[in-house]
Formats: sequence, C1' cells, structure tokens
RNA sequence: GGGCCUGUAGUGUAACAGUAACACGCUGGAUUGAUACUCCAGGUAAUGCGGGUGCAAUUCCCGUCGGGUCCA
Repeated sequence: GGGCCUGUAGUGUAACAGUAACACGCUGGAUUGAUACUCCAGGUAAUGCGGGUGCAAUUCCCGUCGGGUCCA
C1' cells in the first nucleotide's frame, strides 16, 4: 500500500428495511438472624462518526476513524 471481517446498554451477544431484544452486571423490594441463592419490579444503547437512497435504515450504498486478519 491492497483485500476481507468487525464496531449496538457497564460487559458479552441478538435484531436478512417497519421503530432495538436477551444474558450477566446495576438499583429497589420479598425471603434470611445475616450473607449467598431464589423470586418480583425497575433504570440503562437514537446502533463508532459524517453523508446518500428510501414513506421508513442497526440493516442497503459512499466516505472516514478504531480493532482483527490475510497478501505485498
């Protein structure tokens, strides 16, 4: 320098164009002598960033930045 993959909540992952889900973690409550386990409830991401297409974009296209990998 070139090709490919990837970036979504604190963490790890879903969501093949229809308004973002699950687990763990976190907060409150129940339970216990207390803690843990368990159970109930709740908060948390406009999806790396900037554009484009489209009624509608996490999803498709372009650019850019970070990470990974291969080639030179």
Predicted 3D model of a 72-nucleotide RNA (transfer RNA) from a Candidatus Magasanikiibacteriota bacterium. The sequence is in RNAcentral, with records from ENA. Taxonomically the source falls in Candidatus Magasanikiibacteriota (Bacteria, Bacteria candidate phyla). The coordinates come from a structure-prediction model, not an experiment, and the mean pLDDT is 81. Rfam family: tRNA. It is annotated as a transfer RNA. Rfam links the family to the GO term triplet codon-amino acid adaptor activity.